[in-house]
RNA sequence: AUGUCUGUAAUUUAAAGGUUAAAAUACUUAUCUUCGAAAUAAAUAAUGGAAGUUCAAAUCUUCUCAGACAUU
Repeated sequence: AUGUCUGUAAUUUAAAGGUUAAAAUACUUAUCUUCGAAAUAAAUAAUGGAAGUUCAAAUCUUCUCAGACAUU
């Protein structure tokens, strides 16, 4: 320099263009307990960024950023 792949919550994964982006774990709060742990309930929290296509984009296209790999 070129090409391929990946990027979703603090972490691990779902969502095959369609109606509030879904769970688990973790954190916080409450109940329970003599106190904890466990259990139960609740709350918080996410599509790397910018454009485009579409009635509708996490999903498709382009550029870009970051990471991994390959070639030179």